The part of an RNA shown here (large-subunit ribosomal RNA, domain IV) has 353 nucleotides and comes from a seawater metagenome. Its mean pLDDT, the model's own confidence on a scale to 100, is 88. The full RNA is in RNAcentral, with records from SILVA.
Context: one part of a larger RNA
This record gives sequence, structure tokens and C1' cells, in this order.
RNA sequence: CUCGGGUUAAGGAACUAGGCAAAUUGACACCGUAACUUCGGGAUAAGGUGUGCCACUGGUAGGUGAUAGGACUUGCUCCUGGAGCCGAAGGUGGUUGCAACAAAGCGGCGGUAGCGACUGUUUACCAAAAACACAGGUCUCUGCGAAACCGUAAGGUGACGUAUAGGGACUGACGCCUGCCCGGUGCUGGAAGGUUAAGAGGAGUCGUUAGCAUUAGCGAAGCGGCGAAUUGAAGCCCCAGUAAACGGCGGCCGUAACUAUAACGGUCCUAAGGUAGCGAAAUUCCUUGUCGGGUAAGUUCCGACCUGCACGAAAGGCGUAACGACUUCCGCGCUGUCUCGACCCGAGACCCU
Repeated sequence: CUCGGGUUAAGGAACUAGGCAAAUUGACACCGUAACUUCGGGAUAAGGUGUGCCACUGGUAGGUGAUAGGACUUGCUCCUGGAGCCGAAGGUGGUUGCAACAAAGCGGCGGUAGCGACUGUUUACCAAAAACACAGGUCUCUGCGAAACCGUAAGGUGACGUAUAGGGACUGACGCCUGCCCGGUGCUGGAAGGUUAAGAGGAGUCGUUAGCAUUAGCGAAGCGGCGAAUUGAAGCCCCAGUAAACGGCGGCCGUAACUAUAACGGUCCUAAGGUAGCGAAAUUCCUUGUCGGGUAAGUUCCGACCUGCACGAAAGGCGUAACGACUUCCGCGCUGUCUCGACCCGAGACCCU
């Protein structure tokens, strides 16, 4: 010096990113216990008092209950009875140790916010969480040889289930709620018209050549190549519906008898222009916004304001008791975290073997 422990004057978080670590608390009995609340909780809330041993009360209260006796319904019965054994609490008095008697072990507590309702689950080996799940909610598909899924198939799961069932998606207890937009994309429905494949169809044209002509050439039938019109489904176009489907939810100018502001008006654009609630927020750039609270002093925290760069309603909005090895801030207690160090015990480090 390192590691593991112990003690520490005065102070007591001044340490630090942060009370990390350590310390405090701790058992039992009794007293006592707030806000809030879903009336269950919160709660061991908080906060306090007592505790050893001895004597007496007292072998008392109480517990257990034998021998025995009795009754009949003769039973693993009932009643009487009380031997033996076990044995308090409370009260009064006393008492050892310098101190200490719950001598060990065994919760520190309270308050304010955020997030998630909760118990659970997770990155085996850097993340335990606000992430996942969850009961509850909604939409949607599926009529049973179900939908969905595995498999080329047979076959299987679904399910020896049957719409109070099963699959998919989103949300996530509970309370109050969940606004407007269907123009785009998707899905569902529609089928008049447009477009549209193979197929059907076969006008026509070309090749071949019996023949004609014999210079060029023409050319039936057959066979063969190409092939127009016409016909031809879904889909797409088109017409509707649908947002707890994917998604979206404006700009400029003016105006009130101080000023300021604008209930009001004008205008442009849109499918419609963000409703309730919340708001410098796990979201606010400017920003340590401004005001208030807490501190002697507070970029954090709490309460407000609203100028929301860029909240907002099941990618849910806002609340919410209880819960949390979650995150933030504050207080009480407590301490070697610190002022600022010191000492002690042990294991290493160093030397020899």
C1' cells in the first nucleotide's frame, strides 16, 4: 500500500452524479395511530411505555384428568368426583454488574411528484424497468369437413370444442370519457358502363401446286403459316359504406371610448381544420420561460400561468386508493460519506526456506 473487519473527540451529508457504502431501526406485550380511500385498506402507519433475577401473593387462577362411585339406551356412552401432572398473567417488595436484562438473531421512518393499476414475466453471462404479460374493453374473421395454422399429400392442431365457441388485431384494473374528417390507402358491398387474358371465332392474307398460260404470271381443292371483326371472368376504372381500419385534424388581415387583447368581421385553402381534458410535461427548441413555495443561497423539485418549436382522446385522454429491489425532490433519525484523519484485529504484498 491492497483486501476483510472493529472503534473513534467535535460536527453530522458539509461527501457525492446520487446518503453509494456504512450507521440507525429491529422481538414480544400494552397504549396510541393522520391525510386519503375502490371502505377492503392506508397500518407493525407515525409516536410512546414495559421487559433480567429473587421472595410473597401462589404451586394460586387456569389446563389436563387417573383410581373410584352412579345412571341407563350396555356404548370408543353419560354424570359425579377429584388424585397425580402441567402451570400463568397481574400486583407488592427486594437485588448483582462501571454501564448494559428484547444483552444473540430480527423492519430506519415520514412527506411530494412521475410512470405502470395490482401478484407476476424478461435480456442464462453488463439492462428487472416506465419494457412484456395481465383481468377488463373494442374491432374483425369463422355455421363446422369452421376460420386460422403445420404438411407435396394422406393426415393433424383448432377440438372429441360449436358464436357465452375458436382465430387475428389494438387497448390494458377501476372512475369520467373517447370529438371532427371516408378526399388518399386499405377493407366490405355494388354491378350499368369503360378497360381486360387464355379460350371460342374465323374475314382476310401468305406458302405449297393439279391446271391454265408459256414471256411475265394466274391459280381450284387439300395441307400448312399468320390472322381482323365478334364473343370472353375476376381485377382495375367507376358508385357507395367504413376511422377502438392505415391515417389526417390550416393560413393571412382587420376590429372594443388609455394601452393591451380580441368575444366580432373579411379573405384564401381543405376531406376536415384539434372538441373535452391536460400542458415548459418521460413531450418546451428559445429556457435556468415568468410568478409563487421550499433553501442563507435551488439549471433539479412542487404549485400555477399558456407564448403546446413539436400534448390530445383505445400507437387511448385525464384522474385514481392499494402495490413497486422503478425514477425525482424534501424532511426526521442515523452515521468515518465528509471536515480529516487516527488507532486496532486479521489476510496479502516484501525477505528466507